RNA sequence: CGAGCUGACUAGAUAAUCGCUGCUCGCUUAUGCGGGUGGAGGAAAGUCCGGGCUCCACAGGACAGGACGCCAGAUAACGUCUGGGCGGCGCAAGCCGAUGGAAAGUGCAACAGAGAGCUGAACCGCCGAUGGCUACUUCGGUAGCACAGGUAAGGGUGAAAAGGUGGGGUAAGAGCCCACCGCGCAAGUGGCAACACGAGCGGCAGGGUAAACCCCGUCCGGAGCAAGACCAAAUAGGGAAACACCGUCCACCUUGGUGGACAACACGUGGUCCGCGCGAGUUUCCGGGUAGGUUGCUUGAGGUGCUUGGUGACAGGCAUCCCAGAUGAAUGAUUAUCCUCGACAGAACCCGGCUUAUUGUCGGCUCACACU
Repeated sequence: CGAGCUGACUAGAUAAUCGCUGCUCGCUUAUGCGGGUGGAGGAAAGUCCGGGCUCCACAGGACAGGACGCCAGAUAACGUCUGGGCGGCGCAAGCCGAUGGAAAGUGCAACAGAGAGCUGAACCGCCGAUGGCUACUUCGGUAGCACAGGUAAGGGUGAAAAGGUGGGGUAAGAGCCCACCGCGCAAGUGGCAACACGAGCGGCAGGGUAAACCCCGUCCGGAGCAAGACCAAAUAGGGAAACACCGUCCACCUUGGUGGACAACACGUGGUCCGCGCGAGUUUCCGGGUAGGUUGCUUGAGGUGCUUGGUGACAGGCAUCCCAGAUGAAUGAUUAUCCUCGACAGAACCCGGCUUAUUGUCGGCUCACACU
């Protein structure tokens, strides 16, 4: 000087004038006026996960369905986060992992190639005895050819071809035998564990893919602030259809009524079934009225500072602070100055994450080049 990796903070500042709004105090009959105090984000975005809260509702079992998937922790919880193992990428700093099981079963893999899951194969090659044919012969045999047969070491195809390298052995070869490596089983050692190392034994081999079906393990009610609660007002307590009000038993007294239980039916319970609850009503369609106000609504699994424990996520203790609650939807405009020249972008019940968009500043680390 350049290229990268990673962490933290920030999201213009100051002053003046006018304007909007929550809470509170005072004045004002009310509409209002004045004072004090507060007023968008790190992502408020996506609506992808998890919860708090409200209602169904007092809410069980099985099947189907869905989610997650190494180990140990954190958390209210999670598909999140922290640490570790294993694997992949990168020279490295670091980053990523949809990270259980392929010997329970089924499926899939173009082309090339002889052959790509259940295999024992042979395209080019190498060997080829006895016997057969031809030539020679010192009549012992020699050479050549072809067949039966042997072979997977050499070559080829392919991403991948029946372990690799070296030696011995063989007609030629092959774990056929041996050494080392690999593979399988492993006494034992370290670690909470995932896992790592591994004495020794064995010639030992059937590759991939589960983000394919599947197997295994763990977990899983629904709907949502337009939830829900209260007040006021208005209309037509309208019209039609379906199912049911059937039956049994008990008690009472007004002798045909009331009450209760069982059964059956409708409805509800994320899907189906069982179970449960509830009702003399339940469900569907047409038509009409109202859609106004209050609440929920912001004090929280809250923030900040110090400290203790922990590798860390985080947890405990002490102190301190109150920090938006709008409802056609509030925080805007102007002027002046400064410099790091201001990007992405606006809450609507709340919180913890993940993902995406994006300005500037500072710190740590890695690599390469040059100089000293």